[in-house]
């Protein structure tokens, strides 16, 4: 410094306007004097002062102060005009103030009223009122002159004449002093009147009767329809009249680079208001904030007959509001009224008080102090970080506080005193007096770090992080957005950032935002070119020359209030703040010059435009006339069965004779071929042919006119098609409509029909993606190449000029795309339009129209995008190329039918433990659940087990055995460890601390492992390049290939991860080596057998090594490479099989392999044991085995394998037994020992059956294995003898030593549900034209409004709830208006 922004909303109180006795009469209380009574200290008389309160009258109350409610206006602002005017008080000046009246209020009787207040009667004065006289430079009225301006006209101490109009006292020291009254100046203050400026609305366009003018009174200081009468028809308006809304105005503030944009508090000027509304009186001044009438609300008062008031003055209180202060002192200064003055009075002012409300200034300490205390917080946690030189301590200093002394500037006049001086009016000097603030600022002492710190944020913008708790809860947020168990964003702590006696929200305003763009924007596709011309009005306009000066520029005057901003000094200890001076005030008003430009005049030109001649093209218009094809439908032949129509079909037509044909007629509507990104027109549009009329364009020439031009707001004219009115005409075609289809359905696509209509002629309609989505006019800016239509030229090839029309394409420009002399480039002119989406081109409203419906054309709510262009992916019932047991082609293959294993779902249960869920779960974890396993559930126990440690104490708890029990466990009971150098040590218990354990939960916190797509050929990367970028190229292209393999091209070049190659196993040979394997020659044995000496030849067996590489050759090809009955060769183009899985997808699986973050349970979700479940069974799926049979089944004989296993084991041979198996027993820890492989072959039987098929189910003896086969095991023997005769939609796998079919063998394991998994040999096929199509998967390319990416997006409607709104049979209440009732249709009372 600032302080009701809302209610100009309503007030209680008490304060804001008074003053003069020197204007007048009258005169209280006090005082002094006197002087009478007498109860001697009272009264009552007279004078002298005094001078309240009231009257009479003067000045002032119209100033100060308060609010902004009207007001869109000469209200304000700015420059002007008054020659159309007033101005108390104040200055100058001039002259005058004679003499006279009659009243009234106070005051006294009295009268009425509750009060306010009012009558009556009577006495009185004045600077209150009246006349009289005087009387000009005043007023009016007559008349000449003279200057002078700006149209009315002004001005003159300028001659003259008639008429008029004035006054007042007071006081006095007697010098004066203060006043009256006219005049004429001047100063201030005002009043009118002009120019020019001053919100928003056209969804207000017409508005006006005192309205515009004149002429004449009237009225006001004063112009003026300001009023009145008569005349006239004016007056204002798209440059915005009227009308509606909201608002006082301006210096100024705030913001902004600036130009703007908002705004009008304090401060100063104008304006308007004073409870609303009118209205006048006084007065210089007012229609009067604290004056008066009137009429209204509204308070009060009251005796009910009347009366009172008006805070938007200060202070306050109520009330309304998110919100705004003291019922303070003082007239000490400033200023105002009154007064000669002293003074009086002032909520104007000056202080104070209250509110961090703002602006400035200052403190809350300084300096020193740890390898760094305590606590806190965090961490990888014996320790370390951090708070944090921070405390602590230790030394200073004292602003502020507090106590004490001291103490202002603001005060100078006035009055009084004293002195001097003087024009006597008054000056001039000295002293006293005079302070609300306030003993306040300030000074000096003393005291002691003493009295003094909050707030907000901390994920990005934005400066600043950590742990806890919560767990899409509870919150947070200005935008983005945070938070569903690891939250730097939420809450809390610790730390940390910013500002500070303030810090934060919120609301307003401006700024960033060039997001309304003058400065300083834009319209192809993001919002935005009127559908198109003619053209008004307006804007904008070519060359020369002179003139004028309106704009333009420049000098000077004025003016542009102060205060505010800017600067320079100065004053408060500094600043805030304030004084001074300059600067600035973009204007406005004058005046002088300048004339390049723009305007105005006059003049001249031709190049803009326009006119002429002479030529051209052309579906350009209007109207008449005319042709032939087709169709359709009549008539008549021929001639028959259908035809038409579809994807197929059926309505539909045809035996009444159709379709088909032929011939002839009739109707009506369109012009095949020419025809062309060819012509024409403004646009809409315009196509046979002729003919009339008629617009408009090009070309050459260069005659004439002489800027005659460009744009166009309204305005007017055209305007496709559907529509609509009349009246015509209808072949065909055909909205609507009908029946067929089609389809879940099909008011549609498709196909029969068919009405408006389509076609004329008149009149409407006025819109369309009325599009180049590209407004018209003009000039300028590389080419190159086509085509119209004219002129030129030519050597006849062509070249050139103009006017259109197309393609390419350079600078240039655009967000990109593209545009590119036909601009979207560079630039004038003018004209339309745009400002996020939705609401909505919607509602009202207004104009048009018959109407349908056009044209103008918004809000309220409501989202945060909506939208262009381009990229990368995905995706597509797009398109190209290509590939895969993917079709296709095969398989006397299979599944889906049937029984039977198993695995899942469901369902049951006390439990049926949990996980796997298209493919990429379902003979999957689990490679082997009777106990165990084991995770479940039902009982019954225990708080430990296990292992280490530290420290103590113990050798009794092992073991053995008795009882109870299902065990687990409990209780007796018997039992005294081992080694010692005797310290003690090992082993064991006990007991305390530390340490657990958990198949609980998250696989969406993870690690590792794993599947998938896919053994698909892909996925990147560096440099360079393109591109504003996102990205692209490179990886595309032609060609090849299994393959981004390779090769050829290429703004590319090169590289990595994948392909292949290198690895293992098979296929052929060498060569080394020979045991357990082998055995050709020698030899030796047996019945026989490499048995055995011996042998390295063979097979094998397993080191190394060679072999293959399109390496030759023939065709074709640039090449890469492909073809071949090719040659060789054990193999031939990847030889064949494994191992190997790019960069990623699927938040795939897996916390129950294992690790593991972080949650959870702790005498239990831990553990221990017994039994029981995981085997449960109407059903429903998936993977399998056996079958169903003769290519089989049985029997009986004869042959050939490989992988891999073995000592708790394989087990050869011999007894037993039908057999599972037992018993005895020999090799063999293994090329040495251990096994009948079967299918095959042969022989014999079975003869087509529910069987000598199948084997299920049950029933009875067994064997093994094991503590134990009930639940629940395999295996044997007898006997029993189910279903099933080849499988429905519709599905599986397989391209060669594979498919099929055959058997052996491993792991797991006591033992086994194994038909399953994984590995082995035997025997050994068919087929593949092809790539249309089904699933997949590669590449390129297209279109996307998808990116969780098509299992995407996304639109409408409805169920049920919720909100608004409109209608409504009626009903209920309230207002108005009308009819009726008066001995009741009203009111009270009583009674049902």
């Nucleotide at each position: 410094g600032g302080g009701c922004u809302u209610a100009a909303c309503a007030c209680a109180u008490g304060c804001a306007a008074g003053u003069c006795g020197a204007a007048g009469g009258a005169g209280a209380a006090g005082g002094g004097a006197a002087a009478a009574g007498c109860u001697u200290g009272c009264u009552u008389u007279u004078c002298c002062u005094g001078g309240a309160g009231a009257c009479u009258g003067g000045c002032g109350g119209a100033c100060g102060g308060g609010u902004g409610a009207g007001u869109a206006a000469c209200g304000c602002g700015u420059a002007g005009a008054u020659a159309a005017c007033c101005u108390g008080c104040c200055u100058u000046u001039g002259c005058c103030u004679g003499g006279g009246g009659g009243a009234u209020a106070a005051c006294a009787c009295u009268g009425c009223g509750a009060a306010a207040g009012u009558g009556g009667u009577g006495c009185u004065a004045a600077u209150a009122c009246c006349g009289c006289a005087u009387a000009a430079u005043g007023c009016a009225g007559c008349g000449g002159g003279g200057c002078c301006g700006c149209a009315u006209g002004g001005c003159c101490a300028u001659a003259g004449u008639u008429g008029u109009u004035a006054a007042a006292g007071g006081u006095u020291u007697c010098g004066g002093c203060c006043g009256g009254g006219u005049a004429a100046a001047g100063a201030u203050g005002g009043g009118u009147c002009u120019g020019c400026g001053u919100a928003c609305u056209a969804u207000u366009a017409g508005c006006u009767a005192g309205u515009u003018g004149g002429u004449a009174a009237g009225g006001u200081a004063a112009u003026g329809g300001c009023u009145u009468a008569c005349c006239a028809a004016g007056g204002c308006g798209a440059u915005g009249a009227u009308a509606g809304u909201u608002a006082g105005g301006g210096g100024g503030u705030c913001u902004g680079a600036g130009a703007g944009g908002a705004u009008g508090a304090u401060c100063c000027c104008c304006c308007a208001c004073a409870c609303u509304g009118g209205g006048a009186c006084u007065g210089a001044g007012a229609c009067a904030c604290g004056g008066c009438c009137c009429a209204g609300a509204c308070u009060c008062c009251u005796a009910c007959g009347g009366g009172a008031g008006g805070c938007a003055g200060c202070a306050g209180u109520g009330a309304g509001g998110a919100a705004u202060c003291u019922u303070g002192c003082g007239c000490a200064a400033u200023g105002g009224g009154c007064g000669a003055a002293a003074g009086c009075c002032u909520g104007a002012c000056g202080c104070a008080g209250c509110c961090a409300c703002g602006c400035c200034g200052c403190g809350u300490g300084c300096c020193g102090g740890a390898a760094g205390a305590c606590g806190g917080c965090c961490c990888u946690a014996u320790g370390g970080g951090u708070u944090g030189u921070a405390a602590a301590c230790g030394g200073c200093u004292u602003u502020u506080g507090c106590c004490a002394g001291g103490g202002a500037a603001g005060a100078a006049a006035g009055c009084c005193u004293g002195g001097g001086g003087u024009u006597c009016g008054c000056c001039c000097u000295a002293g006293a007096u005079u302070g609300a603030c306030g003993g306040u600022a300030c000074c000096u002492g003393g005291u002691g770090a003493a009295u003094a710190a909050g707030c907000a944020c901390c994920g990005g913008c934005u400066a600043a992080c950590u742990c806890c708790g919560u767990g899409c809860c509870a919150g947070c947020a200005g935008c983005c957005g945070c938070g569903g168990u690891a939250a730097u964003a939420c809450g809390g702590a610790g730390g940390g950032u910013g500002c500070a006696a303030g810090c934060g929200u919120u609301g307003u305003c401006c700024g960033g935002a060039a997001u309304c763009a003058u400065u300083g924007g834009g319209u192809g596709u993001a919002a935005a070119g009127g559908g198109u011309g003619c053209g008004u009005a307006g804007g904008c306009g070519g060359a020369c020359u002179g003139c004028u000066a309106a704009g333009u520029c420049u000098g000077g005057g004025g003016u542009g209030a102060a205060a505010u901003c800017u600067u320079g000094c100065c004053g408060c200890u500094u600043a805030a703040c304030g004084g001074u001076a300059a600067a600035a005030u973009g204007g406005c008003c004058u005046u002088g010059g300048a004339u390049a430009c723009u305007g105005g005049c006059a003049g001249u030109c031709u190049u803009g435009a326009g006119u002429g001649u002479a030529g051209a093209a052309g579906a350009g218009g209007u109207a008449a006339g005319u042709g032939g094809a087709a169709u359709u439908c009549g008539u008549a032949g021929u001639g028959u069965a259908c035809c038409g129509g579809u994807g197929a079909a059926a309505u539909g037509c045809a035996u009444a004779u159709a379709u088909a044909u032929u011939a002839c007629g009739a109707a009506g509507a369109a012009c095949a071929u020419c025809a062309g990104u060819g012509g024409c027109g403004a646009a809409g549009g315009c196509g046979g042919c002729u003919u009339a009329c008629u617009g408009g364009u090009c070309u050459a020439c260069a005659a004439c006119u002489g800027a005659c031009g460009c744009u166009g707001a309204g305005g007017c004219a055209c305007g496709a098609a559907a529509g609509c009115g009349u009246g015509g005409g209808g072949a065909g075609c055909g909205a609507a409509c009908a029946g067929g289809a089609u389809u879940a359905g099909a008011u549609a696509c498709c196909a029969u029909g068919g009405u408006a209509g389509u076609c004329c002629a008149c009149g409407c309609c006025g819109u369309a993606a009325a599009c180049g989505a590209u407004g018209c006019a003009u000039a300028c800016u590389a080419g190159g190449u086509g085509u119209u239509g004219g002129c030129u030229u030519u050597u006849c090839g062509g070249a050139g000029c103009c006017a259109g029309u197309g393609c390419u394409g350079c600078a240039g420009u655009u967000a990109a795309c593209g545009c590119a002399u036909u601009a979207a480039g560079u630039a004038u002119g003018c004209c339309a339009c745009c400002u996020g989406g939705g609401g909505a081109g919607u509602a009202c409203g207004u104009c048009g129209g018959c109407a349908a419906c056009g044209a103008u054309g918004a809000a309220a709510c409501u989202c945060a995008a909506a939208g262009g262009a381009a990229u990368u992916g995905a995706c597509g019932g797009g398109g190209g190329c290509c590939c895969g047991c993917a079709c296709a082609a095969g398989c006397g293959g299979g599944u889906g039918g049937a029984g039977c294993a198993u695995g899942u779902g469901g369902c049951u249960u006390a439990a049926u433990u949990c996980g796997a869920u298209g493919c990429a779960a379902c003979g999957c974890g689990a490679g082997g659940a009777a106990c165990c396993u084991u995770a479940c559930c039902u009982g019954g126990g225990c708080u430990a087990a296990a292992u280490u440690c530290a420290c103590a104490g113990u050798g009794c708890u092992a073991u053995c055995u008795c009882u109870g029990g299902a065990a687990a466990c409990a209780g007796g009971g018997a039992g005294u460890c081992c080694c010692u150098u005797c310290g003690g040590g090992g082993c064991g218990c006990u007991a305390u601390g530390g340490a657990a354990g958990g198949u609980g939960c998250u696989g969406c916190a993870u690690g590792g492992c794993u599947g998938u797509c896919g053994u698909c050929a892909g996925c990147u990367c560096g440099u360079g390049c393109c591109g504003u970028g996102a990205g692209g190229u490179g990886u595309u292209g032609g060609g090849u290939u299994a393959a981004g393999u390779c090769c050829c091209g290429c703004a590319a070049c090169g590289a990595g991860c994948g392909c292949a190659a290198c690895c293992c196993c098979u296929g052929u040979g060498g060569u080394u080596a020979g045991u357990u394997a082998c055995c050709a020659g020698c030899a030796c044995g047996u019945a026989a057998u490499g048995g055995u000496g011996g042998g390295g030849a063979c097979u094998c067996u397993a080191g190394c090594c060679a072999g293959a590489c399109u390496g030759c050759c023939u065709a074709c090809g640039c090449a890469a490479g492909u073809a071949g009955u090719g040659a060789g060769g054990a193999a031939g183009g990847u030889g064949g099989g494994g191992a190997c899985g790019a960069c990623g997808u699927c938040a795939a699986g897996u916390c129950a392999u294992c690790a593991u973050g972080g949650c959870c349970c702790u005498u239990a979700c831990g553990u221990c044991c017994a039994g029981g479940g995981c085997u449960g069974c109407a059903c429903a799926c998936g993977u399998g085995c056996u079958a169903c049979a003769a290519u089989g089944g049985u029997u009986g004989g004869u042959a050939c394998a490989a992988u891999g296993g073995g000592u708790c084991g394989c087990c050869a041979c011999c007894c037993a037994g039908c057999g599972a198996u037992g018993g005895g027993g020999c090799g063999c820890a293994a090329a040495u020992c251990u096994a009948u492989a079967a299918a095959a072959c042969c022989a014999a039987u079975c003869u087509c059956a529910g069987u000598u098929c199948g084997g299920a189910u049950c029933g009875g003896a067994g064997u093994c294995u094991g503590c134990a086969a009930c639940u629940c095991g395999a295996c044997u023997c007898c006997g029993u003898g189910a279903a099933g005769u080849u499988g429905g939609a519709a599905u599986c796998g397989c391209u060669a030593g594979u498919a099929a079919u055959c058997g052996c063998g491993u792991a797991u394991c006591a033992g086994c549900a194994a038909u399953g998994a994984c590995g082995c040999g035997g025997u050994g096929a068919a087929u593949a034209c092809g790539u249309u199509c089904c699933c997949g998967g590669g590449c390129c390319u297209u279109g996307u409004a998808c990116a969780c990416a098509c299992c995407g997006c996304c639109c409408g409607u409805c169920a049920a709830g919720c909100g608004a709104u409109g209608g409504a049979a009626g009903u209920c209440a309230g207002g108005a208006g009308u009819a009726c009732c008066u001995a009741a249709u009203g009111u009270c009372g009583g009674u049902g």
This is a predicted structure of a 1392-nucleotide RNA (small-subunit ribosomal RNA) from an uncultured Bacteroidota bacterium. The RNAcentral record of the sequence draws on Greengenes. Model confidence (mean pLDDT): 83 of 100. It matches the Rfam family "Bacterial small subunit ribosomal RNA".